A computed fold for an 86-nucleotide RNA from candidate division WWE3 bacterium CG08_land_8_20_14_0_20_40_13, annotated as transfer RNA. Its Rfam family is "tRNA". Rfam classes the family as a transfer RNA. It was read from a public genome assembly. Taxonomically the source falls in candidate division WWE3 (Bacteria, Bacteria candidate phyla).
[in-house]
RNA sequence: GCCGAAGUGGCGGAACUGGCAGACGCGCGGGUCUCAAAAACCCGUGAGGAUAAAACCUCGUGAGGGUUCAAGUCCCUCUUUCGGCA
Numbered sequence: 001g002c003c004g005a006a007g008u009g010g011c012g013g014a015a016c017u018g019g020c021a022g023a024c025g026c027g028c029g030g031g032u033c034u035c036a037a038a039a040a041c042c043c044g045u046g047a048g049g050a051u052a053a054a055a056c057c058u059c060g061u062g063a064g065g066g067u068u069c070a071a072g073u074c075c076c077u078c079u080u081u082c083g084g085c086a
Stems, first nucleotide, its partner, number of pairs: 001085007010026003019069001027045006046059004062078005
């Protein structure tokens, strides 16, 4: 230099043919149980704003742009990692 694969919460990892983003697990917070703890079970858990607390509003899939009513998914450029070729 060329070809291919990948980048999604705090972490791993789903999302089928473009149609409610984050299922499921781990972690974390709260609770039940216990003399106390561990284990187990239950509830919650992206970010910001708003509120007494909510409802609610905005943003969010490596970065920027495009197509579309609608994009993690399709197209272009860039970037990082991995693999292959030279």